[in-house]
The RNA shown here (small-subunit ribosomal RNA) has 1501 nucleotides and comes from an uncultured bacterium. Its mean pLDDT, the model's own confidence on a scale to 100, is 82. Its Rfam family is "Bacterial small subunit ribosomal RNA". Gene Ontology terms of the family: structural constituent of ribosome and ribosome.
RNA sequence: UCUUAAAAGAUUGAUAAACCACGCUGGCGGCGUGGAUAAGACAUGCAAGUCGAACGGGAUUAUUCCUGGUAGCAAUACCGGGAGUGAUUUAGUGGCGAACGGGUGCGUAACACGUGGGCAAUCUGCCGAGAAGUGGGGGAUAGCUCGCCGAAAGGCGAAUUAAUACCGCAUGUGAUCAGGGAAGACAUCUUUCCGAAAUCAAAGUUGGUGCAAGCUAACGCUUUUUGAGGAGCCCGCGGCCUAUCAGCUAGUUGGUGAGGUGACGGCUCACCAAGGCUAUGACGGGUAGCUGGUCUGAGAGGACGACCAGUCACACUGGAACUGAGACACGGUCCAGACACCUACGGGUGGCAGCAGUCGAGAAUUUUUCUCAAUGGGGGAAACCCUGAAGGAGCGACGCCGCGUGGAGGAUGAAGGCUUUCGGGUUGUAAACUCCUGUCAUUUGAGAACAAGGCUCCGAAAUUAACUACUUCGGAGUUGAUAGUAUCAGAAGAGGAAGAGACGGCUAACUCUGUGCCAGCAGCCGCGGUAAUACAGAGGUCUCAAGCGUUGUUCGGAUUCAUUGGGCGUAAAGGGUGCGUAGGUGGCGCGGUAAGUCGGGUGUGAAAUCUCGGGGCUUAACUCCGAAACUGCAUUCGAUACUGCCGUGCUUGAGGACGGGAGAGGCGAGUGGAAUUGCAGGUGUAGCGGUGAAAUGCGUAGAUAUCUGCAGGAACACCCGUGGCGAAGGCGGCUCGCUGGACCGCAACUGACGCUGAGGAACGAAAGCUAGGGGAGCAAACAGGAUUAGAUACCCUGGUAGUCCUAGCCCUAAACGAUCAGGACUUGGGGUGGCCCGCGUUGGCGGGUCGUCCCGUAGCUAACGCGUUAAGUCCUGCGCCUGGGGAGUACGGUCGCAAGGCUGAAACUCAAAGGAAUUGACGGGGGCCCGCACAAGCGGUGGAACAUGUGGUUCAAUUCGACGCAACGCGAAGAACCUUACCUGGGCUUGAACCGCCGGUGACCAGCGGUGGAAACAUCGCCUUCCCGCAAGGGACACCGGUAGAGGUGCUGCAUGGCUGUCGUCAGCUCGUGCCGUGAGGUGUUGGGUUAAGUCCCGCAACGAGCGCAACCCUUACUCUUAGUUGCCACCCGCAAGGGGGAACUCUAAGAGGACUGCUCCGGAUAACGGAGAGGAAGGUGGGGAUGACGUCAAGUCAGCACGGCCUUUAUGUCCAGGGCUACACACGUGUUACAAUGCGCGGUACAAACCGUCGCGAACCCGCGAGGGGGAGCUAAUCGGAAAAAACUGCGCUCAGUUCGGAUUGCAGUCUGCAACUCGACUGCAUGAAGCCGGAAUCGCUAGUAAUGGCGUAUCAGAACGACGCCGUGAAUACGUUCCCGGGCCUUGUACACACCGCCCGUCACAUCACGAAAGUGGGUUGUACUAGAAGUCGCUGUGCUAACCGCAAGGAAGCAGGCGCCCAAGGUAUGAUUCAUGAUGGGGGAAGUCGAAGUACAC
Repeated sequence: UCUUAAAAGAUUGAUAAACCACGCUGGCGGCGUGGAUAAGACAUGCAAGUCGAACGGGAUUAUUCCUGGUAGCAAUACCGGGAGUGAUUUAGUGGCGAACGGGUGCGUAACACGUGGGCAAUCUGCCGAGAAGUGGGGGAUAGCUCGCCGAAAGGCGAAUUAAUACCGCAUGUGAUCAGGGAAGACAUCUUUCCGAAAUCAAAGUUGGUGCAAGCUAACGCUUUUUGAGGAGCCCGCGGCCUAUCAGCUAGUUGGUGAGGUGACGGCUCACCAAGGCUAUGACGGGUAGCUGGUCUGAGAGGACGACCAGUCACACUGGAACUGAGACACGGUCCAGACACCUACGGGUGGCAGCAGUCGAGAAUUUUUCUCAAUGGGGGAAACCCUGAAGGAGCGACGCCGCGUGGAGGAUGAAGGCUUUCGGGUUGUAAACUCCUGUCAUUUGAGAACAAGGCUCCGAAAUUAACUACUUCGGAGUUGAUAGUAUCAGAAGAGGAAGAGACGGCUAACUCUGUGCCAGCAGCCGCGGUAAUACAGAGGUCUCAAGCGUUGUUCGGAUUCAUUGGGCGUAAAGGGUGCGUAGGUGGCGCGGUAAGUCGGGUGUGAAAUCUCGGGGCUUAACUCCGAAACUGCAUUCGAUACUGCCGUGCUUGAGGACGGGAGAGGCGAGUGGAAUUGCAGGUGUAGCGGUGAAAUGCGUAGAUAUCUGCAGGAACACCCGUGGCGAAGGCGGCUCGCUGGACCGCAACUGACGCUGAGGAACGAAAGCUAGGGGAGCAAACAGGAUUAGAUACCCUGGUAGUCCUAGCCCUAAACGAUCAGGACUUGGGGUGGCCCGCGUUGGCGGGUCGUCCCGUAGCUAACGCGUUAAGUCCUGCGCCUGGGGAGUACGGUCGCAAGGCUGAAACUCAAAGGAAUUGACGGGGGCCCGCACAAGCGGUGGAACAUGUGGUUCAAUUCGACGCAACGCGAAGAACCUUACCUGGGCUUGAACCGCCGGUGACCAGCGGUGGAAACAUCGCCUUCCCGCAAGGGACACCGGUAGAGGUGCUGCAUGGCUGUCGUCAGCUCGUGCCGUGAGGUGUUGGGUUAAGUCCCGCAACGAGCGCAACCCUUACUCUUAGUUGCCACCCGCAAGGGGGAACUCUAAGAGGACUGCUCCGGAUAACGGAGAGGAAGGUGGGGAUGACGUCAAGUCAGCACGGCCUUUAUGUCCAGGGCUACACACGUGUUACAAUGCGCGGUACAAACCGUCGCGAACCCGCGAGGGGGAGCUAAUCGGAAAAAACUGCGCUCAGUUCGGAUUGCAGUCUGCAACUCGACUGCAUGAAGCCGGAAUCGCUAGUAAUGGCGUAUCAGAACGACGCCGUGAAUACGUUCCCGGGCCUUGUACACACCGCCCGUCACAUCACGAAAGUGGGUUGUACUAGAAGUCGCUGUGCUAACCGCAAGGAAGCAGGCGCCCAAGGUAUGAUUCAUGAUGGGGGAAGUCGAAGUACAC
C1' cells in the first nucleotide's frame, strides 16, 4: 500500500424514532400524550343501581267523613281519636341489572391469538316478526311488633301480613317423544308428512269507561316457530430461543358400554386391545399475552406490540361451587393461607391491576377537579334517577404543529470588549438616533356554535264500539359542565418575551490568556510534559432555536448471517478417508393426470392506520368524506410449456459378460545375502574409542585390528525414476498361495438401475495402553563425562521402556495439493508411466485413451499465483466460516482400561489480530568490492616525574559550557589586577553605555586641590556655559525632576537564524517524460566488464537531466619567455666592507609550455579498460591543499553575534576593593622529559626554510658566571634586525652505575615584565638530586620525502607554552594477502523489526486488581415421584332427626332439609430426586509495571 475483519465516525441519508430520563434555559396557543419499576401495600371520598305503574307496611303532608273532650248561650275556636282518598318519600319482599362498561398483562408457547372453514354435535335474557293463550285455587314468608344473646358484626325465638314471591289443578295452539311413509345424504343421520299414549303453561299492574258485572288500551306473563345479535365447541394453516433437553406417554392411543354436558369428545367410569407422539424436533428448559399495527429500511427484511381498536387471561394467594339466559363472577358467597385493621380477648372486618389520592421502590410518569349539557349504558310506562363510562377543565416543552420576541433607514464605521505586525482589524448597521407597525401577551367592552330529543301548553291525524291514554305531524315555551371560553371590537406602548450546544479530523465554525502529562478532555483517532485552534476562561464564529445538549434503547449505515446479496489454496473456513441410510437432486421420447405453476370469477381480508383526491378548524398539527390498498386465505372455472405423479418405450449415463497387459495394492506362508552385535577359537600387542578439544567408557584377566565358525533379531543397499499402486493412512529383497481395484480392446446383454450423502457403521501414520512372546541395532526416561556464570540441553560414553510378532484398545497429526465429491464446457507446447491402433521396419514416425509432471493463452485472483489434474465458466449434493485473546479452555453429555478423544460456551479484555506484496533497516545469511580495517613493519600510550584538561571531592566561591567514536593541551590565539560571567564586603537606582518628549537650572558637570575611605564613593574649596538675535525668544551643551524606556554572560540550542562537528571526500542522492503495477512502488540506478569514483564501455522499456565524482583554483616538481633591486657573480678593483661591470647561472615573480593512456606490444568483446615498455623533470587523478551531494544524529552553540517567548527592574542591572576560577585522599584523557653508550658532557666546524618587526625588531661595543643591564647604529624591511639553526660531521672524556643517565622537589641568591608577582608569573645562578633501568590487561599513529628524529618561526601577548599553527634538516622498515576484528559500498535472500537488532519478544516467580470455573460444604427458589393429610364444595349413598303447600278421612305417603358416610380435592406434612440462584477456606485463568533466564523469529532442501 492493497485486502480481510470488529467497533466508532462518516457516505447512501435527511432535524431517523420514542410512553423516554437527566443538565442548562424557558413567551403564547392548538392537538395529542403521561406509573414502562413493586400483579408492592393502601388512609379518605366516589366508581351500580333502579322500579311505589309488582307487594304489604312506615313517615310527612293535603283533604273528606265519623267521633271524643274543653271554652262558649250559640255560631264558633282549640285539643284529640278513627276511617278513606291524593301527593311526597322509602327500610323490606319482588323484578330487571349487577357476566356490560372501566383496569391490568401475573399466568399462558396454548386452538391463547391471526386467518380461512365446520357444527347434519349446540345454547341464547332483553329486542324484531308470526301463532296460541293468560282459567281456578292454596300454603307460607321478610318487613313490622315483642322477647333473648352479643362490645360489635350480627344472630335466635314467638306472633302476624302482602304480592308480578312460592305451590298444585285445569286447558294444550304447540313443544318433547315410541312408531311408520316419502325425499336427500359418504355417513352417525337430515328434511317433510301421518300419528297412539304420556308429560309440560301463565300474573298481574296502570289508564279510560261503567252503578256493577264487564269492556277496552298500554305495559306485562305463558307455550311455540323464526330472525338478529351474542356465546360455546371442532379443524387446516401461520407466528420466539435452546439438542450442553433425544426419547416422551397408563386415561396414555383406540374400541364397547354407561354416566355427564346446552352440545361432540377419555370429558368421566367399567371392561378389552397395545397402542399414540418424535430429527419436518416429540418431551424438557428459558422467555413472552396475541393481532390490526408502530419505528426503521430503496426494498427484502430487522426490532417492537405505549396511546386507539379486536381478542384472551387475571382481580390479595390457592381451591370451590351457588344464583342466573349468561359467571365458576374486580367493587357476590364459602373454605384455606399471608398481610392489615377493630376488639370488652369471647370474636369480627378488609381486598384501588375502577377514578382521584398516599406511602414505598425507582432515572422517571399528573388533580383526593367540574358535569351528566352532549355520546353511550342500567332501571323505569314515563317524568326521571344512577353512571370517576364519557364530555371538559387542571398539571408536565413529554411529543407534534403554528406564532412571536419587531420592521425600514442609520458610518464618526461612536464608546466599550477582544486582538494586533501598533498601521490597524473585528464585534458591526449591530447599537445610539429617526420614522413606522401592533401578531402574541396586557387592559376595556361585546360575545358564540356544539340543542337534538325530552317535557309543558295548543292544534291535527291515526287507534278504539267510544273517550282518554299511546303513536305520528305542526306551533310556542324550556334544557350548556366546558364558559364570560373561542371569536370580534377599542386602547396604550417596541414597550413584557433567547437560549443551548459546538468550533483538532470525521464535522459547519479560530484567536488570545491561564495551566504545564498537573488540572482536565475524550464517540473513535487521540489532546495536555512552558508558545495547547483538543484542558479552563474570554472575544469571535458556526448550528439549531422555545428549545438545545447528554445517557440508555431500536432500525439504518452492515453486501458484517449475504432470498434479493458473501465466502472457504495462503486472510476465519473442505469433514483424515471411502461405503452407505433418510433426504436432496436427476438422461432421451410418447400418453394420461392437473398436485406445484399460470390466468379469470366469487367470498372474505373489522374499523382505525399508511397512500391518493377532496372537505372543516385563519394555517398546520388534528379531523371528516371518498377512492385505492390490505401483496393473504378459502372456493370455483380454465390453461398444460416446465416440475411432480401414473403408465409405456429408448440407449448415450451407469452396470454386467468376454479377451488382454501393467503395478512397492492387501493378506498368509516360505526363503536369501550384506551389515551390526554377541559367543567360541586362532594370530597379535598396547592401546582402542570418542571430540572443536577432552573426559567418562573398553583394554596386559590381552582390547582395538585380523582370520575361522556359530547364534540371534531387525531392516532390505545398488536397481530407485517430480516412476508405479492404493479411498486415505500408506506400500520396496526373492518365491508361492489367496484376494481387491484401475486401465485397454470388443460392442453381444440390462435399460436410468445414476450423483451426493445429515445420522450410521468401517478404515485410519506415529506415539500411547492391556495380555503374551521377542529383543541384534537404535533409543524417550535414567546414569556418567564434557561445555557453561548455571546447563535438569545441544556434544560424548552407556542405557530401560519402546521400536518387532500375535490378539485387543486408542482415533489423533502441517492426516497438506493447507485445494470436498460427481458431471459438462473452454487456446496450446513439452516430458514421463500403462494399454491399443496405423505406417514403416537396423534406429523410428503418427494416432487414440487412462494416469502423472513442467511451462504457459484466455479467464480468475487482494496479491502471490491457478491455468483441460483450474483457484476459469456452469449444474447437483454435503461439510465448514463470521474480529483477536479468553479457548479447543470450563461446565454438561458421550466414548475410552487409562492417557485422553468428540461435542463445545461465557464473563472479562483489546482496537486490533491477520493475508499478500512494497521500501528500508538488520542477520553470529550469501556473493562482489574498498579503507593503516586486519595482517607485515616502525614508533608510541598504558608504569615514572612534571605540564595541561576533565571527573570527583572540597570551598563563601572554586563562574559557565562541551560527555562514546564526533567531550577531556576542547570554547581559552594565552585567569596576578583587568579579563570575570563566581564569592565576600562597600556603594548607585532613569542608573556605567544608547535614546524620544515635557518642565526646571546655568548653578552644576568637566578641570585643579583638600578631607574621610581599601577603592568606588561621599564631601569641601577654587574655577565656571556656548551660538543666533536689538529685544522677545530660539538652538546647542551639561545637570536635576517626570515619563516612555534602558540593562541582564538570567532560562529555554527541545521555539529559532547563522555557523560547526559527524557518517564521509563514502559514491552515492534524485527528477522529467515514457513504460510496468489496482496500489505502495518499480524501471531508469539492475545485468556483463571496468574504475579511486553511478568512472567509462556494452547490453537493456527506457530516453534524457540535475546535485555529487572528475576537471576548472592554489601550491609543489621541469623547462621557457620577460624583468634584474635590496637578490645573483663567470669579469675587474679592493685585506675587508664595498665599488665597477654584467643579465649568463642561482633566485625572485608574472606569463607560458608540459602529461593526453598521446605512442608501441600484449590481454580484453574489435569497447571501456588493464599489464608491460619507450620517451620524459614528471605516467596513468604525479605529490599536497581548498572544495563536503540528498540526508542522519531534536548532535553542538541563547556565554561570539542575532532572535521568539518567559523571568528580573533600589536588582538576576551597575561601580569598586579583596578573594576565587591556580583548592587536593583520588580517577581518567592529552602531552613533555626520561630511564641512557645509535647515549651524555665539553670543544671545534658546516648546511635551511618559513615567518616577524616603528607603542616594534633592536646590531656593534661595554658590564654581569647567567637571566640580564648599559648602549642606540640600522630598519616602515629580498637592503637593517630577530638569527645562534639543531640534529649531522669531528676531537676528547664518561664505560653500564640509579651513573658525568634522569631531572622532579626543596633551600638560598637574583633578572625581567608590570600600579602590583603573597595567594598566583617566566627566567637565571649556586646548592639539593626524587621517581624512573623501557612499562600488566589493553590500546594509538603511520604506506614515502611518509613514520621516526632535529631544530626554527608565528598568533595570542605588558609578562606568562612541554599547547596550537606553520617551516625546513636528517630520513627508514613493511604490505604474503583479504580468513578474521572495525567501518563502508553494490547485488541478492529471510524477517513476526519500522523509535528499524541498543529492535521485537517468551515463560516461571513476586505484587496488586478483576471476572469466571472448581471446591469440604452452607442457605434459598422452582419442580418431579411416593406416602400422609383432607377445609369448603359438587356428586353419590343414607337419612331412625325435622318439615307449610301435593295425595290421603286418618295412619301415612310423595317430596325436601339437617345430620352421617363415600369419591374427588386446595393448603399443609414426611421422604427422596432434579434443576437453578447465592455464598465458601483454598488452589487455577486473563490484564499492566518488577525479578530470573535468553528458548523462539534471520542459510538451503